RNAcentral holds the sequence, with entries from ENA. The RNA shown here (transfer RNA) has 72 nucleotides and comes from a Bdellovibrionota bacterium.
RNA sequence: AGGCGUGUAGCUCAGGGGUAGAGCGCUACGUUGACAUCGUAGAGGUCAACGGUUCGAGACCGUUCACGCCUA
Numbered sequence: 001a002g003g004c005g006u007g008u009a010g011c012u013c014a015g016g017g018g019u020a021g022a023g024c025g026c027u028a029c030g031u032u033g034a035c036a037u038c039g040u041a042g043a044g045g046u047c048a049a050c051g052g053u054u055c056g057a058g059a060c061c062g063u064u065c066a067c068g069c070c071u072a
Stems, first nucleotide, its partner, number of pairs: 001071007010024004018055001026042005048064005
């Protein structure tokens, strides 16, 4: 320098154009003599950034950034 992949909740990851989700974690309550487990409820997201396409974009297109791999 070029090519490919990844970027979504605190962590690990789903999400196939139409309301952003799961597991774990966190908070409160219940249960216990207490802890753990379990149950119920809840908080938490500028979907890496900017632009474009579209009635509508996390998703499609372009550029940039970060990380990883490959080639030189």
Overview: Its mean pLDDT, the model's own confidence on a scale to 100, is 84. Its Rfam family is "tRNA". Its family is annotated with triplet codon-amino acid adaptor activity in the Gene Ontology.